Annotation:
c-di-AMP riboswitch aptamer (ydaO/yuaA leader) from an Actinomycetes bacterium, 149 nucleotides, folded computationally. The coordinates come from a structure-prediction model, not an experiment, and the mean pLDDT is 76. Rfam family: c-di-AMP riboswitch aptamer (ydaO/yuaA leader). From the family's description: This family represents a conserved RNA structure found upstream of the ydaO and yuaA genes in Bacillus subtilis and related genes in other bacteria. The source organism's lineage runs through Bacteria, Bacillati, Actinomycetota and Actinomycetes.
[in-house]
Order: sequence, then structure tokens, then C1' cells
RNA sequence: GCGGCCGUCUCGCCGAGUCCCCCGCCCUGCGCGGGGGAGCCGGGGACCCGGUGUGCCCGGGGUGAAUCCGCUGGGCGGCAACGCCCGGGCGGUAGGGCUGCUCCAGCCCGAACCCGUCAGCUAACCCGGUAGGCGGCAAGGGAGAGGUU
Repeated sequence: GCGGCCGUCUCGCCGAGUCCCCCGCCCUGCGCGGGGGAGCCGGGGACCCGGUGUGCCCGGGGUGAAUCCGCUGGGCGGCAACGCCCGGGCGGUAGGGCUGCUCCAGCCCGAACCCGUCAGCUAACCCGGUAGGCGGCAAGGGAGAGGUU
């Protein structure tokens, strides 16, 4: 000097998930627990509109970008058809993220959970959430628009 790995400061990213105040506790701390408020987010809920025979079940619905499709493996049950299980394995895709914005280019995601037979929209009104995770020469490349000085 170059490259790789681990950790980390300023800082940055996904996401609604930020800020302020009060009370109690004792291990007196960037602590724990319980509340209130602002901002942001989500759900329920009229007229009108939409929908609208009844019954059944294989119901139906919500948060979220996370839907849909093709090929295919193993195990169990079964004569077979077939059914169930394994977040199975590949490939694509609606859609979404990373740069202040747009286009190009590049790199990623395309999950998970909740309600419980019930909910279209919806003013007033009612209810709830304010988490979690990641990066660490990541905070970029080309063009354009716009803004500031």
C1' cells in the first nucleotide's frame, strides 16, 4: 500500500412505529412498571350508492409490497384412484424497496401473522397500534427536470 473478516462511531435503510409529560418501584440507571397527550397508522360504523331468492359448506374477512402460475422430490395411508405431511426443491410473476424526484442501469424482497361464522362504501361516533429487524467504503453510476446560493 492492497485485499478479506469481525466489531463499532457519525450516519443510513425497511416499517405507521416518532416526540413530550406524569406517577410508582429500587439495584439511583441511557433502569423497570403503569398512565396521559401530540403526530403518524389501522379497524369498526348511516342516509345515498353498490349488493340482494333460499339452503349448504369447501365459510368469510383484516394488517402487509408479499399475489398468482408452471415443473418437480421425499414420506405416510390406500388394491387403485387419490388424500395428507415436509416453512420440500427449482423457475417465473402481480406488486414492493435501495439514489431528495423522474428515466436508464445495477442490486434486492415477493414473508409472516391476526379475527373467529362476522364486517361493502360510509358523516357523526366507537376501538386499537406506535413494534421489530438490518447496514457499517452501505450512505452509489449515467442522463434529465427542479430547487438553493